[in-house]
RNA sequence: UCUGGAGUAGCUCAAUGGUAGAGCAACUGGCUGUUAACCAGUGGGUUCCCGGUUCGAGUCCGGGCUCCAGAG
Numbered sequence: 001u002c003u004g005g006a007g008u009a010g011c012u013c014a015a016u017g018g019u020a021g022a023g024c025a026a027c028u029g030g031c032u033g034u035u036a037a038c039c040a041g042u043g044g045g046u047u048c049c050c051g052g053u054u055c056g057a058g059u060c061c062g063g064g065c066u067c068c069a070g071a072g
Stems, first nucleotide, its partner, number of pairs: 001071007010024004018055001026042005048064005
C1' cells in the first nucleotide's frame, strides 16, 4: 500500500429499515444465626466520527478513525 472482517450498556454479544435488548457485572429488596448460593426487582446507551438516501437508519450508501486477519 491492497483485500476482507470488526466497532452497540462496565464486560461478552444480539437486534427484518419501524419502541435499542439479553447474559454476566453493579445496586436495592427477599430468603437466614452470618456469608455464599438462590429468588424478585432497579438503574445503566451521543449504537466510533462526519455526511447522504428514506416518512423512518444500529441496519443501506460515501468519506474518515481504531483494532484484527490475510496478501505484497